[in-house]
RNA sequence: GUCACAAGCACGGGGAGCCCGAGAAAUAUCGGGCUGAGAGGGUGGUAGCCACCACCGACCCGCAGACCUGAUCUGGGUAAUGCCAGCGGAGGGAGCAAUAUGACAACGGUU
Numbered sequence: 001g002u003c004a005c006a007a008g009c010a011c012g013g014g015g016a017g018c019c020c021g022a023g024a025a026a027u028a029u030c031g032g033g034c035u036g037a038g039a040g041g042g043u044g045g046u047a048g049c050c051a052c053c054a055c056c057g058a059c060c061c062g063c064a065g066a067c068c069u070g071a072u073c074u075g076g077g078u079a080a081u082g083c084c085a086g087c088g089g090a091g092g093g094a095g096c097a098a099u100a101u102g103a104c105a106a107c108g109g110u111u
Stems, first nucleotide, its partner, number of pairs: 001104004006099001008096002011062004017034006023050001027048001041056006067092003073086004
């Protein structure tokens, strides 16, 4: 110096769903159930409707292809759901500054 690999992250991604009750305006309310790694932990904005958006965090996953699209799809199941499966050999889809280890190569020093 190159390659491999590990770990890491400043790399690539990932749900704000579905129900029940309470309370009655809070500004993502309080309690509970389902799936899950994650179902609002923090900040800000819009709006004034138990509404919406952005960023960050936590957690999890990722070329042995995570994830996205098709999709307001199809089938099954459920109290209900983006719950499960299919679709799917579909189309798209993401790196290395430093570090550890190993291999190889070149150059130099000493004997």